This is a predicted structure of an 85-nucleotide RNA (c-di-GMP-I riboswitch aptamer) from a Syntrophomonadaceae bacterium. Its mean pLDDT, the model's own confidence on a scale to 100, is 85. Of the family's consensus pairs, 95% are formed in the model.

RNA sequence: UCUUGAGAAAGGCAAACCUGGUGAAAACCAGGGACGCAAAGCUACGGGUCUAAAACCGCGAGGAGAUGACGGCCGGGCUGCCAGG
Numbered sequence: 001u002c003u004u005g006a007g008a009a010a011g012g013c014a015a016a017c018c019u020g021g022u023g024a025a026a027a028c029c030a031g032g033g034a035c036g037c038a039a040a041g042c043u044a045c046g047g048g049u050c051u052a053a054a055a056c057c058g059c060g061a062g063g064a065g066a067u068g069a070c071g072g073c074c075g076g077g078c079u080g081c082c083a084g085g
Stems, first nucleotide, its partner, number of pairs: 002085004012037002017032006035072001041078003045075003048070003056063002
């Protein structure tokens, strides 16, 4: 440098759910908790999904709407631990 990964191993992350907080919501943050994870580290670049506050349309019900969110949906980019070859 390339490549492979399981008994999660050394070390690590932490779904659902619960409590508190933020937010219009999706969702996020902290603590508890473990379903799982070899990038479940980082990045909204492409696709996808979720929400729908403002502005807009509508007499209204409502429609449409990303500048919001998801990296634990897939692909791409950047970086990295352990063990083997």